[in-house]
Context: one part of a larger RNA
RNA sequence: GGAUGAACGCUAGCGGCAGGCUUAAUACAUGCAAGUCGAACGGUAAGGUCUCUUCGGAGAUACACGAGUGGCGCACGGGUGCGUAACGCGUAUGCAACCUACCUUUAACUGGGAAAUAGCCCCGAGAAAUCGGGAUUAAUGUCCCAUACCAUUCUUAGAAUGCCUAUUCCGAGAAUGAAAGCUCCGGCGGUUAUUGAUGGGCAUGCGUGACAUUAGCUAGUUGGUGAGGUAACGGCUCACCAAGGCUACGAUGUCUAGGGGUCCUGAGAGGGUUAACCCCCACACUGGUACUGAGACACGGACCAGACUCCUACGGGAGGCAGCAGUAAGGAAUAUUGGGCAAUGGACGCAAGUCUGACCCAGCCAUGCCGCGUGAAGGAUGAAUGUCCUAUGGAUUGUAAACUUCUUUUAUGCAGGAACAACAUCUCGGUCGAGCACCGGGACUGAUGGUACUGUAUGAAUAAGCAUUGGCUAACUCCGCGCCAGCAGCCGCGGUAAUACGGAGGAUGCAAGCGUUAUCC
Numbered sequence: 001g002g003a004u005g006a007a008c009g010c011u012a013g014c015g016g017c018a019g020g021c022u023u024a025a026u027a028c029a030u031g032c033a034a035g036u037c038g039a040a041c042g043g044u045a046a047g048g049u050c051u052c053u054u055c056g057g058a059g060a061u062a063c064a065c066g067a068g069u070g071g072c073g074c075a076c077g078g079g080u081g082c083g084u085a086a087c088g089c090g091u092a093u094g095c096a097a098c099c100u101a102c103c104u105u106u107a108a109c110u111g112g113g114a115a116a117u118a119g120c121c122c123c124g125a126g127a128a129a130u131c132g133g134g135a136u137u138a139a140u141g142u143c144c145c146a147u148a149c150c151a152u153u154c155u156u157a158g159a160a161u162g163c164c165u166a167u168u169c170c171g172a173g174a175a176u177g178a179a180a181g182c183u184c185c186g187g188c189g190g191u192u193a194u195u196g197a198u199g200g201g202c203a204u205g206c207g208u209g210a211c212a213u214u215a216g217c218u219a220g221u222u223g224g225u226g227a228g229g230u231a232a233c234g235g236c237u238c239a240c241c242a243a244g245g246c247u248a249c250g251a252u253g254u255c256u257a258g259g260g261g262u263c264c265u266g267a268g269a270g271g272g273u274u275a276a277c278c279c280c281c282a283c284a285c286u287g288g289u290a291c292u293g294a295g296a297c298a299c300g301g302a303c304c305a306g307a308c309u310c311c312u313a314c315g316g317g318a319g320g321c322a323g324c325a326g327u328a329a330g331g332a333a334u335a336u337u338g339g340g341c342a343a344u345g346g347a348c349g350c351a352a353g354u355c356u357g358a359c360c361c362a363g364c365c366a367u368g369c370c371g372c373g374u375g376a377a378g379g380a381u382g383a384a385u386g387u388c389c390u391a392u393g394g395a396u397u398g399u400a401a402a403c404u405u406c407u408u409u410u411a412u413g414c415a416g417g418a419a420c421a422a423c424a425u426c427u428c429g430g431u432c433g434a435g436c437a438c439c440g441g442g443a444c445u446g447a448u449g450g451u452a453c454u455g456u457a458u459g460a461a462u463a464a465g466c467a468u469u470g471g472c473u474a475a476c477u478c479c480g481c482g483c484c485a486g487c488a489g490c491c492g493c494g495g496u497a498a499u500a501c502g503g504a505g506g507a508u509g510c511a512a513g514c515g516u517u518a519u520c521c
Stems, first nucleotide, its partner, number of pairs: 001521004006517005013372006019365002021330001026328003030325003035072003040069002043065002047063001048061005079283003088208008098200002103196001106193005111145004121134005150177007158169004181188002209255003216246003221243008258280004263272003285306005308319004336362001338361003344358001345356004375406004386396004411458006425443007432435001465510005470491003476505005486493002
């Protein structure tokens, strides 16, 4: 000098864009953050509509829909950086050792039957959480049968190829294995196999902290055979056999740490860094376990143990903000218990739509970067005050002011007033390969917001500080104090004329900021 997720002191007019618990992965009151589908199902708690009514209500409908069964989603999105020095990450490869819901390509099929169960109804237990019994019922829930040469397994003829175990093609036989309906009649689905895409899993080369004041480490350890397990390879697990394996090119141990793209600095080499944004990883009160599922060993799922908090009728129960706000605590220090699903994206749904603290916006903070303003031109009796001096006078403040003319960014008042909106849906028209396809027109939809922006009126009107001033280092005099009070980054200054302390005037530097502190180069 540059930089910062900064903090502190003094000061402060506005706007745009960004950023905002670096500390206690401490504990959390309250609200919200993952639902959706009636075009899967039995149904009808509430509302609507219609009918009846003794005005209490009853019935119908399915416009709609609470609770329930079922499907899909909840493995995404959002948070944090505890752990991890590791194939965790980066990069480059491999899988002849693998999986992949929804989507996509192609082909075939979608036949028959059965038993339950929630809800509803009737009882019961309990303070509650919740649970038990009986009767009855549905399905795209569950089960059984048929069909399949498509898949798997076994046996088997032939051919081709390769990278070792092998792979591919064409056949034959046997065993096992499917399905679900709804409909507004247009479709939407279901099953099996196959193709692609997407997402993942695994393996490997190289790279990726400190300490040798850590030198030896290792029994599932290293390898083999066989089996089990897995989507898959593998000591992944197990039985048996062998005695190996790593290490001075740093094993093992201890400490520290999420990794990368980036970002800062520097001429570069290098050094530092991982806040924000993006990719990957890990975690979800602490530890462990599996279930469901295409996918989890699952933040707002389950079970067990532990610590903590809460309720209790003492028998027993409930909970997990490292989601968004917010609270307490810690700290030098970090924001609103805001608006909206209008846009983008996601889940579900044929759709309308519902949900979405993702997201889009607004609020707070000079935290940063950028931009604008605090007026412009003229104006010398160089006015007055202040300060200084060699003091009837002069210098400086200083074109500064007054005064004259002008402008109105900004401010205030008034008026107008957006884009982001196009999909979907409805409707009209057109095109072809005739699909509820594509194209075009119209209608509808805006949280931000009466905001941005524009016009007009008024009037210089509403707006400057901070630090320094001995040298380094731009900028000097007077007064006060008297090795005191104090200053200080280094050198140093102060003991009676201090340009170094305190004040005043002047000056210098930067400027809505300026200084100090901390950290990096």